[in-house]
RNA sequence: CGAGUUGGUCAGGCGAUCGCUCUCAUCACGUCUUCGGACGUGCGGAGGGAGGAAAGUCCGGGCUCCACAGGGCAGAGUGCCAGGUAACACCUGGGGGGCGUGAGUCCACGGAAAGUGCAACAGAAAGUAAACCGCCCGAUUGCUAACAGCUUUUCGGGUAAGGGUGAAAAGGUGUGGUAAGAGCGCACCGCACGUCUGGUAACAGGCGUGGCGAUGGUAAACCCCACUCGGAGCAAGACCAAAUAGGAAUCCAUUGUCUGUGGUCCGCAGCGGAUUCGGGUAGGUCGCUACAGGCAGGUGGUGACGCCUGUCGCAGAUGAAUGAUCGUCCUCGACAGAACCCGGCUUAUCGACCAACUCGUUUU
RNA sequence: UGCCGGGUCAUCUAAUGGUAGGAUAGUGGACUCUGAAUCCACUCAUCUUGGUUCGAAUCCAAGCCCGGCAG
Numbered sequence: 001c002g003a004g005u006u007g008g009u010c011a012g013g014c015g016a017u018c019g020c021u022c023u024c025a026u027c028a029c030g031u032c033u034u035c036g037g038a039c040g041u042g043c044g045g046a047g048g049g050a051g052g053a054a055a056g057u058c059c060g061g062g063c064u065c066c067a068c069a070g071g072g073c074a075g076a077g078u079g080c081c082a083g084g085u086a087a088c089a090c091c092u093g094g095g096g097g098g099c100g101u102g103a104g105u106c107c108a109c110g111g112a113a114a115g116u117g118c119a120a121c122a123g124a125a126a127g128u129a130a131a132c133c134g135c136c137c138g139a140u141u142g143c144u145a146a147c148a149g150c151u152u153u154u155c156g157g158g159u160a161a162g163g164g165u166g167a168a169a170a171g172g173u174g175u176g177g178u179a180a181g182a183g184c185g186c187a188c189c190g191c192a193c194g195u196c197u198g199g200u201a202a203c204a205g206g207c208g209u210g211g212c213g214a215u216g217g218u219a220a221a222c223c224c225c226a227c228u229c230g231g232a233g234c235a236a237g238a239c240c241a242a243a244u245a246g247g248a249a250u251c252c253a254u255u256g257u258c259u260g261u262g263g264u265c266c267g268c269a270g271c272g273g274a275u276u277c278g279g280g281u282a283g284g285u286c287g288c289u290a291c292a293g294g295c296a297g298g299u300g301g302u303g304a305c306g307c308c309u310g311u312c313g314c315a316g317a318u319g320a321a322u323g324a325u326c327g328u329c330c331u332c333g334a335c336a337g338a339a340c341c342c343g344g345c346u347u348a349u350c351g352a353c354c355a356a357c358u359c360g361u362u363u364u
Numbered sequence: 365u366g367c368c369g370g371g372u373c374a375u376c377u378a379a380u381g382g383u384a385g386g387a388u389a390g391u392g393g394a395c396u397c398u399g400a401a402u403c404c405a406c407u408c409a410u411c412u413u414g415g416u417u418c419g420a421a422u423c424c425a426a427g428c429c430c431g432g433c434a435g
Stems, first nucleotide, its partner, number of pairs: 001360010012329007020049005027042006051335001055346002058344005063233004070266004075229005080094005095109001096107004110224002115222002117218002132163002134159006142150002171189006190212001191210008237286004247277006256271001258270003291313001293312008330333001365434007374388004382418001390406005411427005
């Protein structure tokens, strides 16, 4: 210099004018008053006002109600090991496997020697494997005067090395061996079992044994094993309050085929419930943002993260606010807008900058 | 805002993980003097992108779109 990998930060800047929303203190006026003050309206003032994803609602938790969430069955989820965390399907470190020259990156990565199922078509055979072609042996038939020989036909047997089918055909390569072959023998690799060493563990390595007709594939098929999960969601829910009548009819009940949004049974709490018709009404306050919070420093840890100290206050609406216009500068500005709140994941995204690292080339 | 359900020809609707089928519609032909009906043939699809699997409309994940419920 070029090409990359990983992590992090920012998300047009500045100024002027006019608006929106919330909070705070203050002034003026009005109402009420227990004379302390409270409430309402208005002008001016000060301060705050979207994001890294506010999104998808895919996971996890807080919070609220149902019982303080309890037991069985069903159901759902997770799935190498260890740790972090409020928790997780997230994160960190490690192991194994794939990709890459490398920095790195990706992986739903338990069990198919408990059972059941599935594998279309093709193929001889698809799971207690199997003989279509081929190879080999024997018999038979034919050729020949006859034997030898040759091998046309048929039959019986051996054989999984070769061909062919398939996504997949029962260890692989080599060598010996054999009638031809074959773990039939041997060497190396793979696999299984045993044992030793290292490691918390996953796992790795060494040694020995077994010839491997044990144990093929599929569990994002049922299933088994281990662990986790009660249900609903801020339109949760709590409080205040207006109106009306807690109306009529039918049915079922009177501690049960009942209600409490519970998947269901038990349990727990309650004592009426269901359907139809008709009528009335007005909404407000809280929940609401101060927390698993941000920033800085120190400290423990490889790290995720923990602990300590200091410091900061940073949207809170309910027809729902953050906008418009102008000027100016530049690199001409992407994806996109909070509605209970957090931790993650995923998806969208013009670009700019910083740090660490890798590969190639050149120079010293 | 929260919670659910669903995407297959132009329309409606089937399909145990194994050739995406049927009806209506469309196009062409036959029949007819002509049209309809009828008969024959043809065209047209798994919302998108990945993954699991030998193989995906189907199973799993993410995205896109549509619909419903909740004072």

Description: Predicted 3D model of RNase P RNA and transfer RNA as a complex of 435 nucleotides. It holds a member of the Rfam family "Bacterial RNase P class A". By type it is a ribozyme. About the family: Ribonuclease P (RNase P) is a ubiquitous endoribonuclease, found in archaea, bacteria and eukarya as well as chloroplasts and mitochondria. Its mean pLDDT, the model's own confidence on a scale to 100, is 75.